Background: The RNA shown here (Glycine riboswitch aptamer) has 86 nucleotides and comes from an uncultured Pelagibacteraceae bacterium. Its mean pLDDT, the model's own confidence on a scale to 100, is 77.
[in-house]
RNA sequence: AAAUCUUUUACGGGAGAGACUACUUUUGUAGCGCCGAAGGAGCAAACACCCCGGAAACUCUCAGGCAAAAGGACCGUACAUAUUAA
Numbered sequence: 001a002a003a004u005c006u007u008u009u010a011c012g013g014g015a016g017a018g019a020c021u022a023c024u025u026u027u028g029u030a031g032c033g034c035c036g037a038a039g040g041a042g043c044a045a046a047c048a049c050c051c052c053g054g055a056a057a058c059u060c061u062c063a064g065g066c067a068a069a070a071g072g073a074c075c076g077u078a079c080a081u082a083u084u085a086a
Base pairs, nucleotide, nucleotide: 007080009078010077011076012075013074018032020031021030022029023028033066034065035064039062040060041059042058047053
């Protein structure tokens, strides 16, 4: 003392599924049909075993979403933050 790794911010990319029907105080309410990549929940083997544990882009669909907008896991770039240290 760099990079990687943790976390935040900015920019760019970013899928899926009814512009459904009815009402209406007009972007609301209700009903049915769907989607999974915000969030949330559940599960295997190895491992560890007293117990508890043990992942996800898998599964569920509570939430969210189904024209556009917004959001959006994840990826890239840039700046910071924390930790470690040849």